[in-house]
Context: one part of a larger RNA
RNA sequence: GGCGUACGGUGGAUGCCUAGGCUCUCAGAGGCGAAGAAGGACGUGACAAGCUGCGAUAAGCUUCGGGUAGGUGCAAAUAACUAUUGAUCCGAAGAUUUCCGAAUGGGGCAACCCGGCUGGUUGAAGGCCAGUCAUCUUCUCGUUUUAAACGAGGAGAAGCGAACCCGGUGAACUGAAACAUCUAAGUAGCCGGAGGAGAAGAAAACAAAAGUGAUUCCGCAAGUAGUGGCGAGCGAACGCGGAUUAGCCCAAACCAAUAUUGUUACGGCAAUGUUGGGGUUGUAGGACCACGAUAUUGGACAAUAGAUUGAUAGCAGAACACAUCUGGAAAGGUGGACCAAAGGGGGUGAAAGUCCUGUAGGCGAAAUUAAUUUAUUGGCAUAGUGGUAUCCUGAGUAGGGCGGGACCGGUGAAAUCCUGUCUGAAACAGCCAGCACCAUCUGGCAAGGCUAAAUACUCCUGAGAGACCGAUAGUGAACAAGUACCGUGAGGGAAAGGUGAAAAGUACUCCGAACAGGAGGGUGAAAUAGUACCUGAAACCGUGCGCUU
Numbered sequence: 001g002g003c004g005u006a007c008g009g010u011g012g013a014u015g016c017c018u019a020g021g022c023u024c025u026c027a028g029a030g031g032c033g034a035a036g037a038a039g040g041a042c043g044u045g046a047c048a049a050g051c052u053g054c055g056a057u058a059a060g061c062u063u064c065g066g067g068u069a070g071g072u073g074c075a076a077a078u079a080a081c082u083a084u085u086g087a088u089c090c091g092a093a094g095a096u097u098u099c100c101g102a103a104u105g106g107g108g109c110a111a112c113c114c115g116g117c118u119g120g121u122u123g124a125a126g127g128c129c130a131g132u133c134a135u136c137u138u139c140u141c142g143u144u145u146u147a148a149a150c151g152a153g154g155a156g157a158a159g160c161g162a163a164c165c166c167g168g169u170g171a172a173c174u175g176a177a178a179c180a181u182c183u184a185a186g187u188a189g190c191c192g193g194a195g196g197a198g199a200a201g202a203a204a205a206c207a208a209a210a211g212u213g214a215u216u217c218c219g220c221a222a223g224u225a226g227u228g229g230c231g232a233g234c235g236a237a238c239g240c241g242g243a244u245u246a247g248c249c250c251a252a253a254c255c256a257a258u259a260u261u262g263u264u265a266c267g268g269c270a271a272u273g274u275u276g277g278g279g280u281u282g283u284a285g286g287a288c289c290a291c292g293a294u295a296u297u298g299g300a301c302a303a304u305a306g307a308u309u310g311a312u313a314g315c316a317g318a319a320c321a322c323a324u325c326u327g328g329a330a331a332g333g334u335g336g337a338c339c340a341a342a343g344g345g346g347g348u349g350a351a352a353g354u355c356c357u358g359u360a361g362g363c364g365a366a367a368u369u370a371a372u373u374u375a376u377u378g379g380c381a382u383a384g385u386g387g388u389a390u391c392c393u394g395a396g397u398a399g400g401g402c403g404g405g406a407c408c409g410g411u412g413a414a415a416u417c418c419u420g421u422c423u424g425a426a427a428c429a430g431c432c433a434g435c436a437c438c439a440u441c442u443g444g445c446a447a448g449g450c451u452a453a454a455u456a457c458u459c460c461u462g463a464g465a466g467a468c469c470g471a472u473a474g475u476g477a478a479c480a481a482g483u484a485c486c487g488u489g490a491g492g493g494a495a496a497g498g499u500g501a502a503a504a505g506u507a508c509u510c511c512g513a514a515c516a517g518g519a520g521g522g523u524g525a526a527a528u529a530g531u532a533c534c535u536g537a538a539a540c541c542g543u544g545c546g547c548u549u
Stems, first nucleotide, its partner, number of pairs: 001548009015534001016498002020469002022466007029458002031160002039100003042055003046078001050074002061094006070082003105114003115133007135157009164195001165193005175182001179229001205212002216243005226234002247450003250394001254277010282428001284393004288387004297381002301378012314363002320336001322335004337354002339343001345357003399423008409435001430445005485492002505533001508520004
């Protein structure tokens, strides 16, 4: 020095565990904000660095309800207090709520600086206290007036928030095995807007000789018909089966009131505006004229009161204190018993239906609140028959040309829809559509508006589930985690869990310079469980012994 072996050191794999995650299900909630939010800064404790709570009334104040013996958060110890005159704790409703932040009196390098007005305090103020003072939109009133401006008062907006929804704008990588049409994709991104959903929606629709009857969503139709450098790719509809179902209101004609203007023979007439009535459709309907009626019915409306069922604290809740064995410990073994509308789960010194907490099934609210329902009141809506001369039925619209875009459809034979530009009808004997166009036929009535449900999503709350993870996994984060740390900044971003049943966390002695470390001794089932603490692999480092060069 090598090999082997035994015992150690180091190290933190593995096993076991879970306080945290992940993915869902069923319910709830779906917003917060000028009555100052979200998010912060600074404070606040007897001692107080961090987290949590709270706000100069500052780990808290008041009332009401629950609850019962302790309590002063995480977090041990000490001190000082508090509580059966009911604290702590839990729930509901209030009070307080510094400064910044939309931040809003003005300014500003956020958490700071400086003001005006009114009132108070005061002898006084370069003092203090309270209130108020930003901008925009809209309504009403007043003044003056061509518009409009000014003043007073009322109402509203703003900002934040995870996804879902609608609109505007809108890429590239990529694919086409290169690339330009095409694709990716109307995706990502950016902007605006809304709600608990949003959007769409009551046929100028489909269909085809038969019919359907608003919209939305799902399954099929179907990867079909098509489209496509006919490449890569893209990709319907009819119809059928389901979910859910709900239909309505204006504009106009006509009538009336009122204001202004024009005109006048001063009697009026006309035009325009506003308001009210009327009216709402395609087998056309309405106005208008005639007849008849004042009924019936309804909610997608509001308020009040009640009822029911829930939510936000809770209450009680069966049955072994059984014997014995092992053990540190019984819930394990053996023997015997009991409950069960409860043998879900968790805990307890190992594995408990009958020990604790619970579970099944019941019960419960002063206060706040949700849904359903009933009653009352208010308000709103709601009908027919006949006639046809006249009037009305959404205009820079429909359509057309040019250029684009949307549709399954890339300009094509290209209908349909949207429109930048140029044009531009008809008026019910009317107009649109049925994939160029024309005729017949069929279906419908555009150029105004509203509309629940079925559908989408989950920042958040409760209950529950998992052939999901188990500390290099699972969230980046089981721990002071978006922390420490890095970066001027935008931003990037960790590592780090486990003594024991219980601290019983080693009294006392000794070695030592020692508040280091250890040896006795004690605790404990165990200390090779001693806080560098469960298990404790390998690499690596030692010591003893054996063999060997």
Predicted 3D model of a 549-nucleotide part of an RNA (large-subunit ribosomal RNA, domain I) from a bacterium. Rfam family: Bacterial large subunit ribosomal RNA.